[in-house]
Small-subunit ribosomal RNA, central domain from an uncultured bacterium, 346 nucleotides, folded computationally.
It matches the Rfam family "Bacterial small subunit ribosomal RNA".
The full RNA is in RNAcentral, with records from ENA.

Context: one part of a larger RNA
RNA sequence: CUGGGCGUAAAGGGUGCGUAGGCGGUCUUUCAAGUCAGGAGUUAAAGGCUACGGCUCAACCGUAGUAAGCUCCUGAUACUGUCUGACUUGAGUGCAGGAGAGGAAAGCGGAAUUCCCAGUGUAGCGGUGAAAUGCGUAGAUAUUGGGAGGAACACCAGUAGCGAAGGCGGCUUUCUGGACUGUAACUGACGCUGAGGCACGAAAGCGUGGGGAGCAAACAAGAUUAGAUACCCUGGUAGUCCCAGCCGUAAACGAUGGACGCUUGGUGUGGGGGGACGAUCCCUCCGUGCCGCAGCCAACGCAUUAAGCGUCCCGCCUGGGGAGUACGGCCGCGAGGCUAAAACUC
Numbered sequence: 001c002u003g004g005g006c007g008u009a010a011a012g013g014g015u016g017c018g019u020a021g022g023c024g025g026u027c028u029u030u031c032a033a034g035u036c037a038g039g040a041g042u043u044a045a046a047g048g049c050u051a052c053g054g055c056u057c058a059a060c061c062g063u064a065g066u067a068a069g070c071u072c073c074u075g076a077u078a079c080u081g082u083c084u085g086a087c088u089u090g091a092g093u094g095c096a097g098g099a100g101a102g103g104a105a106a107g108c109g110g111a112a113u114u115c116c117c118a119g120u121g122u123a124g125c126g127g128u129g130a131a132a133u134g135c136g137u138a139g140a141u142a143u144u145g146g147g148a149g150g151a152a153c154a155c156c157a158g159u160a161g162c163g164a165a166g167g168c169g170g171c172u173u174u175c176u177g178g179a180c181u182g183u184a185a186c187u188g189a190c191g192c193u194g195a196g197g198c199a200c201g202a203a204a205g206c207g208u209g210g211g212g213a214g215c216a217a218a219c220a221a222g223a224u225u226a227g228a229u230a231c232c233c234u235g236g237u238a239g240u241c242c243c244a245g246c247c248g249u250a251a252a253c254g255a256u257g258g259a260c261g262c263u264u265g266g267u268g269u270g271g272g273g274g275g276a277c278g279a280u281c282c283c284u285c286c287g288u289g290c291c292g293c294a295g296c297c298a299a300c301g302c303a304u305u306a307a308g309c310g311u312c313c314c315g316c317c318u319g320g321g322g323a324g325u326a327c328g329g330c331c332g333c334g335a336g337g338c339u340a341a342a343a344c345u346c
Base pairs, nucleotide, nucleotide: 003318004317005316006315007300008299012314014200015199016198017197021193022192023191025087026086027085031081033080034079035076036075037074038073039072040071041070042069048066049065050064051063052062053061054060090190091187092186093185094183095182096181097180102176103175104174105173106172107171108170109153114148115147116146117145118144119143120142124135125134161168162167205246206245209242210241214240215239219235220234222232257313258312259311260310261309262308265291266290267289268288269287270286271285272284273283274282275281295302296301319346320345321344328339329338330337331336
């Protein structure tokens, strides 16, 4: 090394692109590297294995044979590989379509909260389990008109849609990515995965400059309470928002890596296509749910969107604590992140 595993017991990398590598469709030609067969050489002894034998057995020891390895020669050519030519079903392109909160930028809109000004109006408002702090006769709350500003987009809205994931929701325009369906014109295996690497990556947080309506860590006050550094209430600053930059984490979850093929069905729903036109119905492709057969599973459950049956590649696990810590290294402005032990202990 060889084992067994990874939905919930330890274990799928947060996600993608992709380098090396690993693996790879159908037919044909060549070579004979892998592979297989035969032969030769080498392989000190001991050791291993087999047989027989010696110590009463065994351990041990003796004798004989032999395997595996390496090198060379001859041969075989199904498979893998190399080379040649070809193919179209994998993959991609073209053409024709429709769907979508996919991304970026700019502009616009209405409702609501708050604040300001003015009118009406008078003693309360607010808040709670009950209160109080708080606001209000310097005229609040309520109500009407006008204005300012920021943030978020009710209904539509849907186990609906889109995106690799994070995520994406008012309207319009511009730019732009992907998927799907139909066709079968083109290329002709161009593919799958992917150690390193690169890019993206919620929230919070960081540094600069703006912005700041509402909300709100910290903080203050009022309550509650034995206490109350809380839950409740009144305030309230960072922050939440924007530009460009950093951070790189998460219950980043379907706690389920990716790709391909195969394996009973039923019923919703989104986007296409076909059948005889529209509703209906039937067939079909892609997506998204539920229920269930075989099978799987410790059970729960999964079940053509597999956790079933197989192949390929990557990541990861190997008792609990110590510990995702110390040390070292790399990254970061920092916070910290990534990599990652041991003693000891049960």